[in-house]
Context: one part of a larger RNA
Molecule: small-subunit ribosomal RNA, central domain
Organism: uncultured cyanobacterium
RNA sequence: UUGGGCGUAAAGAGUCCGUAGGUUGCCUUUCAAGUUUGCCGUUAAAGAGCGAGGCUCAACCUCGUCAUGGCGGUGAAAACUGAAAAGCUGGAGUAUGGUAGGGGUAAGGGGAAUUCCUAGUGUAGCGGUGAAAUGCGUAGAGAUUAGGAAGAACACCAGUGGCGAAAGCGCCUUGCUGGACCAUAACUGACACUGAGGGACGAAAGCUAGGGGAGCGAAUGGGAUUAGAUACCCCAGUAGUCCUAGCCGUAAACGAUGGAUACUAGGCGUUGCUUGUAUCGACCCGAGCAGUGCCGUAGCUAACGCGUUAAGUAUCCCGCCUGGGGAGUACGCACGCAAGUGUGAAACUC
Numbered sequence: 001u002u003g004g005g006c007g008u009a010a011a012g013a014g015u016c017c018g019u020a021g022g023u024u025g026c027c028u029u030u031c032a033a034g035u036u037u038g039c040c041g042u043u044a045a046a047g048a049g050c051g052a053g054g055c056u057c058a059a060c061c062u063c064g065u066c067a068u069g070g071c072g073g074u075g076a077a078a079a080c081u082g083a084a085a086a087g088c089u090g091g092a093g094u095a096u097g098g099u100a101g102g103g104g105u106a107a108g109g110g111g112a113a114u115u116c117c118u119a120g121u122g123u124a125g126c127g128g129u130g131a132a133a134u135g136c137g138u139a140g141a142g143a144u145u146a147g148g149a150a151g152a153a154c155a156c157c158a159g160u161g162g163c164g165a166a167a168g169c170g171c172c173u174u175g176c177u178g179g180a181c182c183a184u185a186a187c188u189g190a191c192a193c194u195g196a197g198g199g200a201c202g203a204a205a206g207c208u209a210g211g212g213g214a215g216c217g218a219a220u221g222g223g224a225u226u227a228g229a230u231a232c233c234c235c236a237g238u239a240g241u242c243c244u245a246g247c248c249g250u251a252a253a254c255g256a257u258g259g260a261u262a263c264u265a266g267g268c269g270u271u272g273c274u275u276g277u278a279u280c281g282a283c284c285c286g287a288g289c290a291g292u293g294c295c296g297u298a299g300c301u302a303a304c305g306c307g308u309u310a311a312g313u314a315u316c317c318c319g320c321c322u323g324g325g326g327a328g329u330a331c332g333c334a335c336g337c338a339a340g341u342g343u344g345a346a347a348c349u350c
Base pairs, nucleotide, nucleotide: 003322004321005320006319007304008303012318014201015200016199017198021194022193023192025088026087028085029084030083031082033081034080035077036076037075038074039073040072041071042070043069049065050064051063052062053061054060091191092188093187094186095184096183097182098181099180103177104176105175106174107173108172109171110154114150115149116148117147118146119145120144121143125136126135162169163168206247207246208245209244210243211242215241216240220236221235222234223233258317259316260315261314262313263312266295267294268293269292270291271290272289273288274287275286276285299306300305323350324349325348332343333342334341335340
């Protein structure tokens, strides 16, 4: 490599867009490249196979001869693939009318809490712990009342609820803006799926520059604990956390489960839309589509479990795995300001 695999044993790229490529709905006609098939040529001799014969046998030697296959030529077939032409509407998209939403982005606003400042009341403690101490406080703390300032986050509602490709998104209002679902079946007429390279987005931490800094808080200092305590606990506290512009490109980026399509028992919830029965109407009850959960049949699975949201049954495309360690290391290359990231071995050893 083939084969076999990828929820948990090694293995699904963090996610999406998309180039080449691969794959591709129904019907009609034509062509005949693939495909199937007839005939012809060729595929040296020796060797191999089969059948004879010659050395007393055999090895050995001699003679005869085939099939399959390949290549080329020529003739035929037209189901399938392909090519060309003409159509169709179920896939896909558009249109029209609705609906839900923490989808994105920008601006403005709000209240609770926290800390600080100022002033009043007031007096000896406060704080913290397993117990303490460091710490704060008679220069008046803590408590309480009033006023002010600042920054960050938005209790309840809140929900195996919603939205988003993922990362992620939650106070309120407004502007701009992306997507989804449902209904109608008007329009286009296969325009589709996947996607090597490529591009875009991408938590936290980190980096650069300029702001900001309430609370929290790596590092650090101190107090405890302890044999020690570079920790766990306590008192402080810098970077950071926040904003703007840029970089980084990684996570248990997880459903540890790539995407698309079709098929294969049900039951019980819940969200959005449409609709039927009913009704004065709204509920209630039922049906359909789209999501999101629980249980479960067949089937699958090593088991656990999965089970119409498949890990079932199939097809298409991509990614990845191939014993443990060495090692996600070395070297090289690319990217990055750096940190590092991507790609990624071998010796040796078990």